[in-house]
RNA sequence: UCAGAAAAAGGCAAACCUGUUGAAAAGCAGGGACGCAAAGCCAAGGAUCUAAGGCGGGCAAUACGCUUGCUAUGAUGGCCGGGAUGCCUGAA
Numbered sequence: 001u002c003a004g005a006a007a008a009a010g011g012c013a014a015a016c017c018u019g020u021u022g023a024a025a026a027g028c029a030g031g032g033a034c035g036c037a038a039a040g041c042c043a044a045g046g047a048u049c050u051a052a053g054g055c056g057g058g059c060a061a062u063a064c065g066c067u068u069g070c071u072a073u074g075a076u077g078g079c080c081g082g083g084a085u086g087c088c089u090g091a092a
Base pairs, nucleotide, nucleotide: 001091002090003089004088011036012035016031017030018029019028020027021026034078041083042082045080046079047076048075049074053071054070055069056068057067058066059065
């Protein structure tokens, strides 16, 4: 520097359950393993999810409500690209 078939020092931990935070998506902690060679970090590109707040429509008619559409500044790095870095093994 390149590669990840096998192995190994080891690592992470989906669904689900419990607790907790949050409007939600989801996060965190414990249990648990479907998987993962960056399933470690970065949410400035794309994608997806959510919609508290904001903007608009409808209902309603003083209740400040009900309902619905759009919207990220929210979320996902275990959706993809990209960035900087790292372990083991093999090859040069």
Predicted 3D model of a 92-nucleotide RNA (c-di-GMP-I-GGC riboswitch aptamer) from Neobacillus novalis NBRC 102450. The organism belongs to Neobacillus novalis, within Bacteria. The sequence was found by an Rfam model in a public genome assembly.